[in-house]
RNA sequence: AGAGUUUGAUCAUGGCUCAGAUUGAACGCUGGCGGCAGGCUUAACACAUGCAAGUCGAGCGGAAACAGAGAUAGCUUGCUAUCAGAUGUCGAGCGGCGGACGGGUGAGUAACGCGUAGGAAUCUACCUAGUAGUGGGGGAUAGCCCAGAGAAUAAAGCAGGGGAUUCAUGUUCUUCGGAAUAGGAACCUUGCGCUGUUGGAUGAGCCUGCGUGAGAUUAGCUAGUUGGUGAGGUAAAGGCUCACCAAGGCGACGAUCUCUAGCUGGUCUGAGAGGAUGAUCAGCCACACUGGGACUGAGACACGGCCCAGACUCCUACGGGAGGCAGCAGUGGGGAAUAUUGCACAAUGGGCGCAAGCCUGAUGCAGCCAUGCCGCGUGUGUGAAGAAGGCUUUCGGGUUGUAAAGCACUUUCAGACGCUGUUGUCCUGCCGUUACCAACAGAAGAUGCACCGGCUAACUCCCUGCCAGCAGCCGCGGUAAUACGGAGGGUGCAAGCGUUAAUCGGAAUUACUGGGCGUAAAGCGCGCGUAGGUGGUUUGGUAAGCGGGGUGUGAAAUACCUGGGCUUAACCUGGGAACUGCAUCCCGAACUGCCAGGCUAGAGUACGAUAGAGGAGUGUGGAAUUUCCUGUGUAGCGGUGAAAUGCGUAGAUAUAGGAAGGAACACCAGUGGCGAAGGCGACUCACUGGACCAAUACUGACACUGAGGUGCGAAAGCGUGGGGAGCAAACAGGAUUAGAUACCCUGGUAGUCCACGCCGUAAACGAUGUCUACUAGCCGUUGGGAGACUUUGAUCUCUUAGUGGCGCAGCUAACGCAAUAAGUAGACCGCCUGGGGAGUACGGCCGCAAGGUUAAAACUCAAAUGAAUUGACGGGGGCCCGCACAAGCGUUGGAGCAUGUGGUUUAAUUCGAUGCAACGCGAAGAACCUUACCUGGUCUUGACAUCCUACGAACUUACUAGAGAUAGUUUGGUGCCUUUGGGAACGUAUUCACAGGUGCUGCAUGGCUGUCGUCAGCUCGUGUCGUGAGAUGUUGGGUUAAGUCCCGUAACGAGCGCAACCCUUAUCCUUAUUUGCCAGCAUGUAAUGGUGGGAAUUUUAAGGAGACUGCCGGUGAUAAACCGGAGGAAGGAGAGGAUGACGUCAAGUCAUCAUGGCCCUUAUGGCCUGGGCUACACACGUGCUACAAUGGGCAGUACAGAGGGACGCAAUGCCGUGAGGUGGAGCAAAUCCCAGAAAACUGUUCGUAGUCCGGAUCGGAGUCUGCAACUCGACUCCGUGAAGUCGGAAUCGCUAGUAAUCGCGAAUCAGCAUGUCGCGGUGAAUACGUUCCCGGGCCUUGUACACACCGCCCGUCACAUCAUGGGAGUUUGUUGCACCAGAAGCAGGUAGUCUAACCGAAAGGAGGGCGCUUGCCACGGUGUGGCCGAUGACUGGGGUGAAGUCGUAACAAGGUAACC
Repeated sequence: AGAGUUUGAUCAUGGCUCAGAUUGAACGCUGGCGGCAGGCUUAACACAUGCAAGUCGAGCGGAAACAGAGAUAGCUUGCUAUCAGAUGUCGAGCGGCGGACGGGUGAGUAACGCGUAGGAAUCUACCUAGUAGUGGGGGAUAGCCCAGAGAAUAAAGCAGGGGAUUCAUGUUCUUCGGAAUAGGAACCUUGCGCUGUUGGAUGAGCCUGCGUGAGAUUAGCUAGUUGGUGAGGUAAAGGCUCACCAAGGCGACGAUCUCUAGCUGGUCUGAGAGGAUGAUCAGCCACACUGGGACUGAGACACGGCCCAGACUCCUACGGGAGGCAGCAGUGGGGAAUAUUGCACAAUGGGCGCAAGCCUGAUGCAGCCAUGCCGCGUGUGUGAAGAAGGCUUUCGGGUUGUAAAGCACUUUCAGACGCUGUUGUCCUGCCGUUACCAACAGAAGAUGCACCGGCUAACUCCCUGCCAGCAGCCGCGGUAAUACGGAGGGUGCAAGCGUUAAUCGGAAUUACUGGGCGUAAAGCGCGCGUAGGUGGUUUGGUAAGCGGGGUGUGAAAUACCUGGGCUUAACCUGGGAACUGCAUCCCGAACUGCCAGGCUAGAGUACGAUAGAGGAGUGUGGAAUUUCCUGUGUAGCGGUGAAAUGCGUAGAUAUAGGAAGGAACACCAGUGGCGAAGGCGACUCACUGGACCAAUACUGACACUGAGGUGCGAAAGCGUGGGGAGCAAACAGGAUUAGAUACCCUGGUAGUCCACGCCGUAAACGAUGUCUACUAGCCGUUGGGAGACUUUGAUCUCUUAGUGGCGCAGCUAACGCAAUAAGUAGACCGCCUGGGGAGUACGGCCGCAAGGUUAAAACUCAAAUGAAUUGACGGGGGCCCGCACAAGCGUUGGAGCAUGUGGUUUAAUUCGAUGCAACGCGAAGAACCUUACCUGGUCUUGACAUCCUACGAACUUACUAGAGAUAGUUUGGUGCCUUUGGGAACGUAUUCACAGGUGCUGCAUGGCUGUCGUCAGCUCGUGUCGUGAGAUGUUGGGUUAAGUCCCGUAACGAGCGCAACCCUUAUCCUUAUUUGCCAGCAUGUAAUGGUGGGAAUUUUAAGGAGACUGCCGGUGAUAAACCGGAGGAAGGAGAGGAUGACGUCAAGUCAUCAUGGCCCUUAUGGCCUGGGCUACACACGUGCUACAAUGGGCAGUACAGAGGGACGCAAUGCCGUGAGGUGGAGCAAAUCCCAGAAAACUGUUCGUAGUCCGGAUCGGAGUCUGCAACUCGACUCCGUGAAGUCGGAAUCGCUAGUAAUCGCGAAUCAGCAUGUCGCGGUGAAUACGUUCCCGGGCCUUGUACACACCGCCCGUCACAUCAUGGGAGUUUGUUGCACCAGAAGCAGGUAGUCUAACCGAAAGGAGGGCGCUUGCCACGGUGUGGCCGAUGACUGGGGUGAAGUCGUAACAAGGUAACC
């Protein structure tokens, strides 16, 4: 620091997702040790049990328990009982201090609660400093004792009675005088106290500024409310309370209301600013079962106090009582989830005490838990036969891997042992036989988790087969999955690792730092204007902002820096800086503000002109439509793509004249004018707003923007009343159509018009808020002003206010904008934050309604979007080509037959090919074979290949059985090489590897092929342009068959294609001369190049020549080229062939062949027989033959080319009507044969008929091939003689030696051709032309398509499901108002009653208690409203779903341009 994901690709916009850090966490798998920390986030739910606040005898009366010197009695002589407070001590009690701290929790609280900085009207126990004192007297209550009542020894208690004794001396001894002793008193000293008061310290109370959540779909709130005077009250200021007076106070700088929440230091994250958070630790607050209340006290309205009410739990003898873990443990419950009913007061603190000490679940420790952080370990070195095993493999190997084993070492931690030493403490040690230390043994006791498609480090095999599953996003899985599951290997982290949840980050994705608004989301439709924000120039003052400095504070801890201590670290700790803040004091005066005074450049006013569809009102006008009247006139008019509805013989349309009425104003008219926008268009009049120009004068910042507010605001619509010619929603009819609730036509009502009033919205658009300043130019145009004169103008120049077109810089994602900015800056306002849901629901406001405005959420998707690019497509455009159309000729489609296909049938009808580009195709030839199919029989290392072993030569004759394969018997035969071991070939048998498969997958493949298309295209290098995809080149002007060539040109070149090179053919030449040829010269025959010879000609086959727009003229741009001509055998590619660019169609072929994977292995392999591929209601394709006279039959006559031939072609001859037979000359071929070419020509016949046409079909007889013609061959002869009289819609081929027509040959092949491939003979017609159909090429345009129009995509309906709105209502909670009620308590009053302290003259009084009562008030109740939620028959739309239904609305001119 970024990355993935929208697209065919690109750049933007924009969301989603990931990598990081963190946590009081939980869950899954796993788990060695130690240190330090942490541990109910949920039910402020309920709690059994134990403990958590006591202490003081040096305040007191005292003596229940224990101990105890002593005395008495009994006696058992050491026991019991009694006495005894002298003593140690001490239960209960009075009294003092403390239970207001410490500990817990976060329910409430949006608040002076908290934070921070200040303030004045206060209190403060213990502590501290000072000061003044500390004298006298008297009781009570409780404790305690006794007795009683009651059912009662329940608890808590209640009620009643007696009031003794003591009160200054007691005890012992006594001679009764006293002595001793105990005790008391006084005084002195010391200590602790106590009282009053003044300070301090500490703590607490109160007040204020500022800060401290969300919602405006909460906009008004408030009567003690705001203030004053007086009084009361408080520790204290104060409406804190009361009486009176005034009518204030708060609020858009967000009051009130609702929801949520303890606040802070800090914590997490982040570069920071921020964002989130408030566990542990620390400060403050609040609470203690829920609500209310006071008492005591220095302090409480009190967690382990009291009273009352309520809910709940427990006890009860039913009469009544008790309780409060949000203290520490612990239990139940809730929950994904959070520990021991531990030890000790040794340390640190707290309470009490003089102290010893006691108490202390505060605290210190231990236990449990990988919850976190930190540290250590699970060995170290060596070790290649690179072991075995695993995995994989191209079978060679690779990998696991120095890893293991082996060898040599070490002992941290854990373990067990020891007690010597050291350490914390004045003493006392819970921890704790702890830490630390020494010594002991042995590699011994100690490794997992996640991941491996990209992001993101890490790859292979097997299994599965859109299944099972994975997934954070993109996405993976449909038979070769690096994505599922397993394995091997690898990567990462490590006593942990992953997952889930949550926060920040990345996210500049709420933008203060730091974003945007023409088209991506986003400028209010437009003005005026309030608050607010901002504001020209100058002087002086001030000091609020601002700058500098000082002081106080900003708790500690944390974080940072730097030291120190635990072996290190985490952790602990000393010091420093910092805490960016707040307050206060001083200084400064540039800038902003404020105050005062000036100025004129902003703004405004006055005077004078100008232009204008600016506004509202009055009146007037002509053209046209329509209607009415009248005339003329006659059969149609009208309307459309074509029609029809409609109108018209009752006289239309047309035409002429007249009248009526309404609406709109042709030409002028213009990216012209005016207006803020909406908008404004005949003319006239008066009224009125604004703008601009010129020159002066005046005011003196008066300005800009503008939340709320207010006004204007197209069309449609609404209300009331008019008006109504034309047009025209709705509606009706006619067409169109599969339908047509549309488009088209004929009608036609609201409405459109006027007046008044509403509505308040539009793609209200420049999709661009208003204002100001600045920043190259050029060209128009409108209004004004000024100037110039060599043209007084339809001129030129300058300037100003508008309005347009280009264009530089700059900006922009690009398109584009560009002085009328989308540039550079400033001021203010509005608005945006992924798509859908939705501008919708609910609520509020407005409206008569329609509806408008404000405006969500659940849920759902990973996109939605902008601009530009390349393609493809268009019922877009332009240019061009092609037997594409047209012009012609001949077919097919109708018939019969042949052949192929579909379908059907079948045991099988083997398989493949299926629009063009399958269908006389694979198949250049199915009777068996072929053959892959079916039936039946039969074989299992196999029909075929390699290897091992044994035996045997190989092979062969004959017979039998069988459909045959095959089986059995049988005959003959011993070979070749040799180093004498054996070997090679072959056969049989056994075994294991294997063979075999026309089985599947052409969507795993190679190769080959078809097709667009012989169309003219397809690309690259360098350069340039563009952010980029890409563009340029390759576009443009010409030209061509051609991206062929020329010119131009930010391109210059090049490659694959085109063309040419190759073959055939057309002319000539040279050479050659047999088997071909024969002109001339000879010769021979009935005849024949037959013979000698020839080399001229034809031919043959080698090599050359020739044609190149080369020449001439014209056109063209002086080009390329085109047109015409000459010459020439041939002329503009002479004709034909071969040749097929980049690519498209997952095109075809696993059945030519090859091949990955899968499948079969006594069968999906092999052999054999017979059958089938030849079936037959039917449909289609391709052909043949015909329908006849340009013909058929008969007779005669003529002329080819190219091929083939030994398992062959076969002549002459003979036989047969014929197919053919017989026979075998010749020929391995320019020699012989196939081999008679046919149409043509000559003659004759037939005479328009189902025929002398046509030949199917059938009967009979034959021939040939072949083991074999039944299923199922071809041909011949005789007989038979079907359909068919030129073929509907539609459709195919062909542009010259072509179509058409005629025959010949070959391959395959035993035989079988109407097919296929070749060959020659005869031999046409037509092309004006490119409008249209089809296909193609180039340029351009639109696009929501990119699987590319066979595309994309919308809505209803049906089904399923999800969330949500409405809903008669029902219901929980909360809250306002009014009223009732009124426990405890406090305050006031007081008839009653009771009364210890004080007074008293002893009668009483004062004071107090109880009771009663008034006020306040909790719970509770009644009524009526508000708000949130749950639920609800039914219902509304929305989202999402598999390939449903109906149409085709949108995207192309989307077939009616789309949209608001």
Small-subunit ribosomal RNA from an uncultured prokaryote, 1460 nucleotides, folded computationally. Model confidence (mean pLDDT): 82 of 100. The RNAcentral record of the sequence draws on ENA.